[in-house]
RNA sequence: AGGGGCGUAGCUCAGUCGGUAGAGCAACGGAUUCCAAAUCCGUGGGUCGUAGGUUCGAUUCCUGCCGCCCCUG
Numbered sequence: 001a002g003g004g005g006c007g008u009a010g011c012u013c014a015g016u017c018g019g020u021a022g023a024g025c026a027a028c029g030g031a032u033u034c035c036a037a038a039u040c041c042g043u044g045g046g047u048c049g050u051a052g053g054u055u056c057g058a059u060u061c062c063u064g065c066c067g068c069c070c071c072u073g
C1' cells in the first nucleotide's frame, strides 16, 4: 500500500427482509442471615466508534475517517 472482519450498557455478547435496543455477569436497593456468602425480588445504566448521505423513519443501507485483529506484498 491492497483485501477482509470487528466497534452496541462497567465486562462478555445478542439484535435481518429499516419502525425508536436486549440478555447474562457486574453495580445499587430490598428479602433472607447473628454477620456474610449463596439464593430470591426489584431498580438504574446506551448520543449503537465518529462525520456525512439515502429515507417519513437508520444499530441495520451507502461513503469518508478513527481504533483493533487477520491475510497479501
Base pairs, nucleotide, nucleotide: 001072002071003070004069005068006067007066010025011024012023013022019056027043028042029041030040031039049065050064051063052062053061

Predicted 3D model of a 73-nucleotide RNA (transfer RNA) from a Polyangiaceae bacterium. The organism belongs to Polyangiaceae, within Bacteria. Rfam family: tRNA. Rfam classes the family as a transfer RNA. Gene Ontology term of the family: triplet codon-amino acid adaptor activity.